Notes: The part of an RNA shown here (large-subunit ribosomal RNA, domain II) has 692 nucleotides and comes from a Minisyncoccia bacterium.

Context: one part of a larger RNA
RNA sequence: GCCAACGAGUUGAUGCAUUUUGCGCGGCUAAGCCCCUCCGGGGUGGAGCCACAGGGAAACCGAGUGUGAAUAGCGCGUUUGUAGAAUGCAUCAGACCCGAAGCGUGAUGAGCUUACCAUGUGCAGGGUGAACUUUCUCGAAAGAGAAAGGGAGGCCCGAACCCUUUUGCCGUUCAAUACAUUGGGAUGACAUGUGGUAAGGAGUGAAAAGCUAAUCGAAUUACGUAAUAGCUGGUUCUCUCCGAAAUAGCUUUUGGGCUAGCGUCAAGUGUUCCCUCCGGGGGUAGAGCACUGGAAGGUCCUGACAGGUCGCAAGAUCGCAGGACCUAUCAAACUCCGAAUACCGGAGGUUAAAACUUGGCAGUUAGACGGCGGGGGCUAAGCUCCGUUCGUCGAAAGGGAAACAGCCCUAGAUCUCAAUUUAAGGUCCCUAAAUUCAAACUAAGUGCGCUUGAGGUGGUGGAAUUUCUCCGACAAUGAGGAGGUUGGCUUAGAAGCAGCCAUCCUUUAAAGAAAGCGUAACAGCUCACUCAUCGAGAGAUUCUGCGCCGCAGAUAAUCGGGGCUAAGUUUGGUACCGAAACUGAGGACUGUAAAUAUCUUCGGAUAUAUAUUUUGGUAGGAGAGUAUUCGCAUCUGCACUGAAGGUAAAGGGGUGACCCAUACUGGAGCGUUGCGAAGUAAGAAUGUUGGC
Numbered sequence: 001g002c003c004a005a006c007g008a009g010u011u012g013a014u015g016c017a018u019u020u021u022g023c024g025c026g027g028c029u030a031a032g033c034c035c036c037u038c039c040g041g042g043g044u045g046g047a048g049c050c051a052c053a054g055g056g057a058a059a060c061c062g063a064g065u066g067u068g069a070a071u072a073g074c075g076c077g078u079u080u081g082u083a084g085a086a087u088g089c090a091u092c093a094g095a096c097c098c099g100a101a102g103c104g105u106g107a108u109g110a111g112c113u114u115a116c117c118a119u120g121u122g123c124a125g126g127g128u129g130a131a132c133u134u135u136c137u138c139g140a141a142a143g144a145g146a147a148a149g150g151g152a153g154g155c156c157c158g159a160a161c162c163c164u165u166u167u168g169c170c171g172u173u174c175a176a177u178a179c180a181u182u183g184g185g186a187u188g189a190c191a192u193g194u195g196g197u198a199a200g201g202a203g204u205g206a207a208a209a210g211c212u213a214a215u216c217g218a219a220u221u222a223c224g225u226a227a228u229a230g231c232u233g234g235u236u237c238u239c240u241c242c243g244a245a246a247u248a249g250c251u252u253u254u255g256g257g258c259u260a261g262c263g264u265c266a267a268g269u270g271u272u273c274c275c276u277c278c279g280g281g282g283g284u285a286g287a288g289c290a291c292u293g294g295a296a297g298g299u300c301c302u303g304a305c306a307g308g309u310c311g312c313a314a315g316a317u318c319g320c321a322g323g324a325c326c327u328a329u330c331a332a333a334c335u336c337c338g339a340a341u342a343c344c345g346g347a348g349g350u351u352a353a354a355a356c357u358u359g360g361c362a363g364u365u366a367g368a369c370g371g372c373g374g375g376g377g378c379u380a381a382g383c384u385c386c387g388u389u390c391g392u393c394g395a396a397a398g399g400g401a402a403a404c405a406g407c408c409c410u411a412g413a414u415c416u417c418a419a420u421u422u423a424a425g426g427u428c429c430c431u432a433a434a435u436u437c438a439a440a441c442u443a444a445g446u447g448c449g450c451u452u453g454a455g456g457u458g459g460u461g462g463a464a465u466u467u468c469u470c471c472g473a474c475a476a477u478g479a480g481g482a483g484g485u486u487g488g489c490u491u492a493g494a495a496g497c498a499g500c501c502a503u504c505c506u507u508u509a510a511a512g513a514a515a516g517c518g519u520a521a522c523a524g525c526u527c528a529c530u531c532a533u534c535g536a537g538a539g540a541u542u543c544u545g546c547g548c549c550g551c552a553g554a555u556a557a558u559c560g561g562g563g564c565u566a567a568g569u570u571u572g573g574u575a576c577c578g579a580a581a582c583u584g585a586g587g588a589c590u591g592u593a594a595a596u597a598u599c600u601u602c603g604g605a606u607a608u609a610u611a612u613u614u615u616g617g618u619a620g621g622a623g624a625g626u627a628u629u630c631g632c633a634u635c636u637g638c639a640c641u642g643a644a645g646g647u648a649a650a651g652g653g654g655u656g657a658c659c660c661a662u663a664c665u666g667g668a669g670c671g672u673u674g675c676g677a678a679g680u681a682a683g684a685a686u687g688u689u690g691g692c
Base pairs, nucleotide, nucleotide: 001692002691003690004689005688006687011093012092013091014090015089016088017087018086019085020084021083022082023081026050027049028048032044033043034042035041054061055060064076065075066074067073096234097233099231103224104223105222106221107220108219114198115197116196117195118194119193120192121191122190123188125157126156127155128153132149133148134147135146136145137144138143161185162184163183167180168179200216202212203211204210237625238624239623240622241621242620247260248259249258250257251256261364262363263361264360265359266358267357268356269355271353272354274349275348276347277346278345279344280343286337287335288334292331293330294329296327297326298325299324300323301322302321303320307318308317309316310315367393368392369391370390371388372387373386374385375384376383398409399408400407414587415586416585417584419583421581425577426576427575428562429561430560434574436573437572438571439570440569441568447564448563455549456548457547459546460545461544462543463542464541465540466539467538468537476533477532478531479530480529482506483505484504487501488500489499512527515526516525517524588615591612592611593610595608596607597606598605599604626681628678629677630676631675632674633673635671637670638669645665646664647663648662651660652659653658
C1' cells in the first nucleotide's frame, strides 16, 4: 500500500413542541399489597399531580382585580383538558466516536547508573633520584663540599586496566552509540569483584537540571478514568421539496458563545408585499463665492512701514503690513443655490407571487473578487477599511475569455433524443462556421485579446486656413552680382566681413558701404538681388488617422500554435457557426384549480385524467422510501426433485436505494405479507485486528 472483518447521535430521568391513541357531565395513578405465570401479565391502591379563576407585595376582593380621590384611564385577566406512545429538540449524566500534555492515590524499582559503608583483588617493564644515613676532604669552630648508600612523588616514558580527544566507517547498522584510527590517565581524588545503605517533589550529584534499569525540568506501574479538550480528524443507504450566512449588539471577547438578522416546517391574518400615480421633508452630486477661510494678477488708499541701494540732506527707488474695488479662482469639517436616486404617507392595479404574526428545528457570525461612491496608502498592491439588502463565486454546471472560483453570455443543468433557433464570442488550417461584400488606412510582421512615458520624427493618409503662380511661380541649370571706394575712424594692417560711426550716390535687368566661409592684410568662394533656359503647380501654418525612434533579460519561447501584407486596423452590410438558453417530440416530479370515482370517524384521505406551474444547490429544515438482524402473527408458504451463501458485463421491474429471474457451485435450512424492536447500512478517522 491493497483486501477482508470490526468501527461513531445511544440509554435513563425531567421539560417543551408536533403527530397520534384512550377518556373527557375532568384525566391519570405512584409506591405498596394480592393473584397468575416458562416469559409476557392481571387486579387493587386516588396518597398525590395537572386542569377547573384571576388580580394583588399582602390584607383581601373576585369575572374581575391592582393602581388611584375616581364609576376615569391604564396593566394583568374574563375556563378545557389529561394520561400514554412515537418523533424532534433542550437539561443532567462519558452523552456521536477516537485523541492529549497533565493532576491525584497506592505500590514496584539502586542486578543500569550516582554517592557512601564493609570486605577482597589488580597495576609488565624502563627512567628520574627528595628526605635521611655513612665515609672521605677542608676548617679552630660554625659548617661547607664530594662519594657511596637510600628509594620519596595526585613525578616522567609505556603494556595490562580505565577513559573516549581526532578522523574515517556505519547510519533499513555487527551494534537503539558499535568498529577502525589517533589520543588521555596508568601508585592514585586510581581501577575493579562481592555484599549492603539512600527513591519519586524524594534520593544521589567534584553541579551537566546529570543520574535513579534503552524512561527524567519530576521514574515505572495500577487505579481515580470513558480526567478535560471553546482544538484537529472521522461520522456508513436512496429519492423528493425549499434553501442560508460569513452582518449588528454584548462577551477575560475576537478561530468560542448568547440575542437579533437571513433558512425551513406548521398554524393563523388575508393583499398588508411589489409596481404605477399623487403628496411630502432633505442639503449629497453638481454648482457657486452671498457667509467662514485659502489663494493668483491688477488699480487705488492708509500705515511713527521691518529691511536693502543711492544721496550731506530733503528725498528717490526696490520693498513690508493692512484695507477697498476689478479680473480669474479653491474647500470633507464653506453655502446665496441645488438635482437624480433613496426614504415616508395616500390612492389604484397585478399576483398558483409575496408580506406579516405565533410556535418547532436550525445553520451562519474567518468571506472573495468585480462595478459604482469614498477613507488609509504613493488616486501602489491579487493591499486595507466602509457604503451600495449592486453583481457573481461561495452553494452554479454549460458556452466564451488559449489555459483561468469572483469577468462576458445564460430571466441559469428535471430526464431522453447524430432534432431546431440564437447569446456572448467567432467563421485560412489546427477548429464548427465567409479565404464574404463595400470604402479607406498601415509596410512597421506595426498588428493579429495586454503593458509603456515625457520627448523626438520632411514615414505616410485626410481636413482646413493662407501666400506666390502662364504678365511664367518653386526647384534646377547658364550668366551677372558692378562703379565712386581700400567709405570715415581706429590700427602694425582693418580693403564689404576684429571694433566704432555713418549706411549715401551712380551705372543698371540687377547687385547690401554687405547675410556667411576665407586671408597677416589683400586675394578667393558663396548669398541677397537680376536676366536667360524650362513650363505648372509651388510654399507656409493649424487640426487629425495609422506608423517610426525612445524600447535592454534570462528556451528559437512566441499573436494559443501554424502562419498571415491580410488571416492586420477603421467604418458599414449580408450570410453562417456557436450553450445544458429558446423551440420541437416523448416521459417523470412539485404546487394550485375545478371535476370524476372509492373510502370516511363527515373534518377529510386516496386514485384517475385535464388545465396551468415547478424541478442547479453547500450548511441546514421538511417529506417519502430501500436494506440488515431479531420478535409476534400470516401464507395450514418454499426446501436433498437441493435452503442460505458464492460465481456470472449482457434478462425483467423500480426515478433510486434495491427487488425478481436464469445457469453453475454449494449442501441444510429459508422466505412472503402485516406490525413491532434495534448492537441497522462504511471509503476515508497518521482508525483497530488479521491476511498478502
Lineage of the source: Bacteria > Bacillati > Minisyncoccota > Minisyncoccia.
The prediction has a mean pLDDT of 82.
It matches the Rfam family "Bacterial large subunit ribosomal RNA".